[in-house]
RNA sequence: CUUAUCACGAAAGACGGAGGGACAGGCCCUGUGAAGUCUUAGCAACCGCCCGAAAGGGGUCAGGUGCUAAAUCCUGCUCCAGACUGCCACGCGGUCCGGGGGAAGAUGAG
Repeated sequence: CUUAUCACGAAAGACGGAGGGACAGGCCCUGUGAAGUCUUAGCAACCGCCCGAAAGGGGUCAGGUGCUAAAUCCUGCUCCAGACUGCCACGCGGUCCGGGGGAAGAUGAG
């Protein structure tokens, strides 16, 4: 860089000690112990392997990754719809809410 997926699913223990959830803003988690390392367990099924004529089909305990708070925790740019509301104002703004696309990010494969 290309491409697929991202509303599902799955945790305990030991060491460790204050931070973590990519970034920003929110909102959360955390000394009833964060990050990190290790062990074991589990989830998933992307690659691989097995079954199958084939499938965007099925399986996968001891092959390679990944993952195991919250939708990729939410929003971040743009388009469309709705509710309420401010303003000497007939259009501009605010709050809330729903949907489509995109960006960014993560993981796999190349």
Annotation
A computed fold for a 110-nucleotide RNA from a marine eukaryotic metagenome, annotated as SAM riboswitch aptamer (S box leader). Of the family's consensus pairs, 97% are formed in the model. The coordinates come from a structure-prediction model, not an experiment, and the mean pLDDT is 83.